About this RNA:
Large-subunit ribosomal RNA, domain I from Oceanimonas baumannii, 501 nucleotides, folded computationally. It matches the Rfam family "Bacterial large subunit ribosomal RNA". Lineage of the source: Bacteria > Pseudomonadota > Gammaproteobacteria > Aeromonadaceae > Oceanimonas. The coordinates come from a structure-prediction model, not an experiment, and the mean pLDDT is 86. The RNAcentral record of the full RNA draws on ENA and SILVA.
[in-house]
Context: one part of a larger RNA
RNA sequence: CGUGCACGGUGGAUGCCUUGGCAGUCAGAGGCGAUGAAGGACGUGCUAACCUGCGUUAAGCACGGGUGAGCUGGUAAGAAGCGCUUGAGCCCGUGAUGUCCGAAUGGGGAAACCCACUCUACUUUGUAGAGUAUCGCUGCGUGAAUACAUAGCGUAGCGAGGCGAACCGGGAGAACUGAAACAUCUAAGUACCCCGAGGAAAAGAAAUCAACCGAGAUCCCCUUAGUAGCGGCGAGCGAACGGGGGCCAGCCCUUAAGCAGCUUGAGUGGUAGUGGAAUGGUCCUGGAAAGGCCAGCGAUAAUGGGUGAUAGCCCCGUACACGAAACGGCUCUUGUUGUGAAAUCGAGUAGGACGGGACACGUGAUAUCCUGUCUGAACAUGGGGGGACCAUCCUCCAAGGCUAAAUACUCCUGACUGACCGAUAGUGAACCAGUACCGUGAGGGAAAGGCGAAAAGAACCCCUGUGAGGGGAGUGAAAUAGAACCUGAAACCGUGUACGU
Numbered sequence: 001c002g003u004g005c006a007c008g009g010u011g012g013a014u015g016c017c018u019u020g021g022c023a024g025u026c027a028g029a030g031g032c033g034a035u036g037a038a039g040g041a042c043g044u045g046c047u048a049a050c051c052u053g054c055g056u057u058a059a060g061c062a063c064g065g066g067u068g069a070g071c072u073g074g075u076a077a078g079a080a081g082c083g084c085u086u087g088a089g090c091c092c093g094u095g096a097u098g099u100c101c102g103a104a105u106g107g108g109g110a111a112a113c114c115c116a117c118u119c120u121a122c123u124u125u126g127u128a129g130a131g132u133a134u135c136g137c138u139g140c141g142u143g144a145a146u147a148c149a150u151a152g153c154g155u156a157g158c159g160a161g162g163c164g165a166a167c168c169g170g171g172a173g174a175a176c177u178g179a180a181a182c183a184u185c186u187a188a189g190u191a192c193c194c195c196g197a198g199g200a201a202a203a204g205a206a207a208u209c210a211a212c213c214g215a216g217a218u219c220c221c222c223u224u225a226g227u228a229g230c231g232g233c234g235a236g237c238g239a240a241c242g243g244g245g246g247c248c249a250g251c252c253c254u255u256a257a258g259c260a261g262c263u264u265g266a267g268u269g270g271u272a273g274u275g276g277a278a279u280g281g282u283c284c285u286g287g288a289a290a291g292g293c294c295a296g297c298g299a300u301a302a303u304g305g306g307u308g309a310u311a312g313c314c315c316c317g318u319a320c321a322c323g324a325a326a327c328g329g330c331u332c333u334u335g336u337u338g339u340g341a342a343a344u345c346g347a348g349u350a351g352g353a354c355g356g357g358a359c360a361c362g363u364g365a366u367a368u369c370c371u372g373u374c375u376g377a378a379c380a381u382g383g384g385g386g387g388a389c390c391a392u393c394c395u396c397c398a399a400g401g402c403u404a405a406a407u408a409c410u411c412c413u414g415a416c417u418g419a420c421c422g423a424u425a426g427u428g429a430a431c432c433a434g435u436a437c438c439g440u441g442a443g444g445g446a447a448a449g450g451c452g453a454a455a456a457g458a459a460c461c462c463c464u465g466u467g468a469g470g471g472g473a474g475u476g477a478a479a480u481a482g483a484a485c486c487u488g489a490a491a492c493c494g495u496g497u498a499c500g501u
Stems, first nucleotide, its partner, number of pairs: 001500009015486001016450002020421002022418007029410002031163002039101003042055003046078001049075003061095007070082003106115003116132007134160009167198001168196004178185001182232001208215002219246005229237002250402003253346001258339005265332004270327002273322003279295003283292002296313002304316003351375008361387001382397005437444002457485001460472004
């Protein structure tokens, strides 16, 4: 040095576990905000820090209700206290307080800071309270050039502003890519940006389809159908009629259908809760019984969780049955207010020309719809459409408006589910994570779970630097469970021993 065996160290795989995730189902909710939001800064305790809560009334105050013998949130003990049925604490509802920043709104500003004015009260310097942004609408006042006026200015009232995950309507709108290159085309009206709204939005009661039979608003699903078509007829794009379902609702412009707010009464449900059956053993194993054995009981309750191993009957629960002083929701109902509200039943409209765009349809033989420019009818004895166009025929009535449901989505709440994950997985994040850290910044972005049933977390002694670490002792079922703590693989490093060299 190698090999074997034994025993260790290191290391943290594996097994087991789950506080956390993931994906859903069924319900709810679908907004918050100048009555100052979302999000923060700074404070606030017997408290040095952080988390949570709260806001100078600061882990809280008041009232009402429920529960209740304990309590002073967590890491986290200690100290000092409170309460005990004359009700502490906790839970629910309604109020009060709510610093400073932030739409931030008196002015400014390098957010959490600086500097003002007006009025009112007490008035002594002063203190306290309220107000003072902009824009829009309405009313009133005032009022230029300029006579009447108007603009402008001022003032009062009302409203708006900002935030928020997706869904929705509109405006504007790429490229990579595909076409095996690339230009029409595609990607795609996608991404991104902007505006606006609602719990849904949008659409919607035929100037629609159909085919000589007829249907009868809209929306969504299945089908028709990858069909008919479109297409450098390439790549690709891609209907409709009809059929089957879901859901159904119709109206108005003649002061209406309807919608919304408030309100009366009734019902239902929500925001705390309450009751809630039934087992023992002096037996066995064990540290521990819920396991084994024996003998019972309940069940409208064997969903689930906990308890020192595996518990219907130990605990919390569960089935089931009850419950609200207060404040919300929904349904029906009573009354009232607002909206609808614009208008000669629709004219610079329909139609036409040119140029674009939308239609599955790329200008094509291209109907239909929208319109930037220029034009421009008829008036129900009329007009539009039926895919060039014409006739016949059929069908409908544009240029005004409202409309639930079936449909889309899930930041959020509750209950439940999983041939979903189980700590290199599952969210980036099971742990004080969008943290530490990196970056000027936009932004990027971790690692890190497990002693034990219970801290019973090792008194005391010894070695030592008043060390680190260890040896005894003690606890414990176990300490090779000792906090670097369940299990403890391999690589890697040793100790002892045997053999080989």